Predicted 3D model of a 125-nucleotide RNA (FMN riboswitch aptamer (RFN element)) from Gryllotalpicola ginsengisoli DSM 22003. It matches the Rfam family "FMN riboswitch aptamer (RFN element)". Gene Ontology term of the family: FMN binding.
């Protein structure tokens, strides 16, 4: 020092217009993009977490710990030792219920959970 145990914190972002009796849902324009990892920087590469479903178990009940499953979407080009991750171009995706009219962007579950982070503290040396 790497580790290991324990703690505190932290830990999701997005609208203007039009048309109508009514749309932040339609139109025409915008805007958003968790978290590790990848010879170089990722919303579309790999995996992960959250939603949704089964299933042991624990519980009065609400819940919960484990364990499975299902889960979107990218090409050309160009640089370069390395890039579907930069740069140039044209692309495309976005759960569930609810709403005076159809939701990635209202409104709820969510002061909720979470991948996971940075830090302290003891070990350790």
């Nucleotide at each position: 020092a790497a580790c290991g145990u324990g703690c505190u914190c932290c830990g999701g972002g997005g609208u203007c217009g039009g048309u109508g009796a009514g749309a932040g849902u339609c139109c025409g324009a915008a805007c958003c993009g968790g978290c590790g990892g990848u010879g170089a920087c990722a919303g579309u590469c790999c995996g992960c977490g959250a939603c949704c479903c089964c299933c042991u178990c624990c519980g009065a009940c609400a819940g919960g710990c484990g364990g499975g499953g299902u889960u979107g979407a990218g090409c050309c080009g160009g640089u370069g030792g390395a890039a579907u991750u930069c740069c140039g171009g044209c692309a495309c995706c976005g759960a569930c219920g609810g709403u005076g009219a159809a939701a990635g962007u209202c409104c709820g579950g969510a002061u909720g959970g979470g991948a996971g982070g940075c830090g302290c503290a003891c070990g350790g040396c």